The RNA shown here (c-di-GMP-I riboswitch aptamer) has 78 nucleotides and comes from a Pirellulales bacterium.
[in-house]
RNA sequence: AAACCGAAACGGCAAACCGAUCGCGAGGUCGGGACGCAAAGCCAUGGGGCUCGCCGUCGAGCUCGCCAGGCUACCGAA
Numbered sequence: 001a002a003a004c005c006g007a008a009a010c011g012g013c014a015a016a017c018c019g020a021u022c023g024c025g026a027g028g029u030c031g032g033g034a035c036g037c038a039a040a041g042c043c044a045u046g047g048g049g050c051u052c053g054c055c056g057u058c059g060a061g062c063u064c065g066c067c068a069g070g071c072u073a074c075c076g077a078a
Base pairs, nucleotide, nucleotide: 005076006075012037013036017032018031019030020029021028022027035065041071042070043069045068046067047066048063049062050061051060052059053058
């Protein structure tokens, strides 16, 4: 120095719910709010779940805080 790992520290993110707003919808964005998170940062690539369509064997979407995978990253005890 790096990898694994996750004690401590500095911090970070933000579920449900509420308000506003966009969307046919799943859901997204902003503000409030904290259930939690060591990648709860990013990617829709595979699977899962969900929505719409001409309801299907097909198409277009949503979900990364469902799982797997990929990329990147703060700190440094055992």